[in-house]
Context: one part of a larger RNA
RNA sequence: UGACGGGGGCCCGCACAAGCAGUGGAGCAUGUGGUUUAAUUCGACGAUACGCGAAGAACCUUACCCGGGUUUGACAUUUACCGGGAGUAUGCAGAGAUGCAUGCGUCCCUUCGGGGACUGGUAAACAGGUGCUGCAUGGCUGUCGUCAGCUCGUGCCGUGAGGUGUUGGGUUAAGUCCCGCAACGAGCGCAACCCUCGUUCUCAGUUGCCAGCGGUUCGGCCGGGCACUCUGGGGAGACCGCCACCAAAAUGGAGGAAGGUGAGGAUGACGUCAAGUCAGCAUGGCCCUUACGUCCGGGGCUACACACAUGCUACAAUGGCCGGUACAAUGGGCAGCCAAGCCGCGAGGCGGAGCGAAUCUCAAAAAACCGGUCUCAGUUCGGAUUGCAGGCUGCAACUCGCCUGCAUGAAGUCGGAAUUGCUAGUAACCGCAGAUCAGCUACGCUGCGGUGAAUACUGUUCCCGGGCCUUGUACA
Numbered sequence: 001u002g003a004c005g006g007g008g009g010c011c012c013g014c015a016c017a018a019g020c021a022g023u024g025g026a027g028c029a030u031g032u033g034g035u036u037u038a039a040u041u042c043g044a045c046g047a048u049a050c051g052c053g054a055a056g057a058a059c060c061u062u063a064c065c066c067g068g069g070u071u072u073g074a075c076a077u078u079u080a081c082c083g084g085g086a087g088u089a090u091g092c093a094g095a096g097a098u099g100c101a102u103g104c105g106u107c108c109c110u111u112c113g114g115g116g117a118c119u120g121g122u123a124a125a126c127a128g129g130u131g132c133u134g135c136a137u138g139g140c141u142g143u144c145g146u147c148a149g150c151u152c153g154u155g156c157c158g159u160g161a162g163g164u165g166u167u168g169g170g171u172u173a174a175g176u177c178c179c180g181c182a183a184c185g186a187g188c189g190c191a192a193c194c195c196u197c198g199u200u201c202u203c204a205g206u207u208g209c210c211a212g213c214g215g216u217u218c219g220g221c222c223g224g225g226c227a228c229u230c231u232g233g234g235g236a237g238a239c240c241g242c243c244a245c246c247a248a249a250a251u252g253g254a255g256g257a258a259g260g261u262g263a264g265g266a267u268g269a270c271g272u273c274a275a276g277u278c279a280g281c282a283u284g285g286c287c288c289u290u291a292c293g294u295c296c297g298g299g300g301c302u303a304c305a306c307a308c309a310u311g312c313u314a315c316a317a318u319g320g321c322c323g324g325u326a327c328a329a330u331g332g333g334c335a336g337c338c339a340a341g342c343c344g345c346g347a348g349g350c351g352g353a354g355c356g357a358a359u360c361u362c363a364a365a366a367a368a369c370c371g372g373u374c375u376c377a378g379u380u381c382g383g384a385u386u387g388c389a390g391g392c393u394g395c396a397a398c399u400c401g402c403c404u405g406c407a408u409g410a411a412g413u414c415g416g417a418a419u420u421g422c423u424a425g426u427a428a429c430c431g432c433a434g435a436u437c438a439g440c441u442a443c444g445c446u447g448c449g450g451u452g453a454a455u456a457c458u459g460u461u462c463c464c465g466g467g468c469c470u471u472g473u474a475c476a
């Protein structure tokens, strides 16, 4: 000087408390451990691994296993020699990779010797490796932590390590600001500058509007108009600016759509964990080179006595079922989205209009609301499991896809110890869209809107994490 203390003081945070909804019990989904296996490829392991890499494992992917092939190679550059346009179709053999045969085909320049591009073979340099080392690395990332800290120059103090500044008195979300002070300044952080939302003005009208007029087969449908809604470009607005009180601040008030950081996002200091990643990529070293490379078929990554993690669906009446009937926002669409109409109980099929989309379409939002029914029961709750019959994608759904109909109807009556999230348009409940994607094991993820709470003590004793000062130390 740090680190640590079941030392002290001060102070924060959904840390506790106060509340609401959960997890832990059930069934299923997904991940992991374990076990099994020819293989169940690999990585990630307290917080900071476990719906994580994977925003799509039937083949492919694929890195694993078994088997069949291949050796200048599936891919790159170069050289020498030999041959041929490249290539394509068909047949045969084969699981395929591939091999054989036949047909078609035959580039440019040319001094007709040949040369050039492309390609096959031979040879040689070399290729190739998801093989090892994240404790050799770059880059990127997690975490402490959006915490308020981390430092420097000069000066001063100290033999020196170092201190001071950065401590102190107040204050703040903040090393934020004020005052004081052997310090005076400065940098990286904080804040602000950036984006979105909330009010308003303006500009612009193939969306919107009977707002005012006319027509209307009643639909902004037509004429017409940009006032409003909206869309998206520019501006205004908030600054403790004003008032009271005032060093800074805190408190109260006026005006205002909005106050004292308006709400949300982006933004992550010096560093810590030899944290994570050699399998995204790059890369040193080591290792393989008729194989640890590469091509193909099939299998596996989907196994199942178990254990854990994260979710979904429930156990019902604030509910289930039936009928009727409203109201969104974000987004996607041409090898695409697919309307009307018709067929089918349905998944879906036929059909073909429109739309590269504020124009057409996915599309129905769902919970809500109105009416009816069920009457507390393992039930008209719950839907696992299983049987049969179908639909769709795809070369192909046996291992191993999703969906529909009929039948079947399991556990489950609110969950031990323990434990998670959340302070407002939040939690909870409800649906919608998108990426990946032929299809989909999505109940995941990322967004979007609809309905919409409770509680926080004149709280900080306690648990957890953190900041500043101080104290002890045989630790560094």
Base pairs, nucleotide, nucleotide: 001476002475003473004472005471007470008469009468010467011466012465013464015460016459019422020421021420022419023418026313027312028311029310030309031308032307033306034304035303042053043052064299065298066297067296068295069294070293073126077125078124079123080122081121082120083119084118087104088103089102090101091100092099093098107116108115109114128288129287131286132285133284137282138281139277140276141275142273144271149188150187151186152185153184154183155164156163157162168179169178170177194265195264196263197262199236200235201234202233203232204231205230208226213223214222215221239259242253243252244251315415319374320373321372322371323370324369331362332361333360336355337354341350342349343348381412386407387406388405389404390403391402392401428451429450430449431448432447433446434445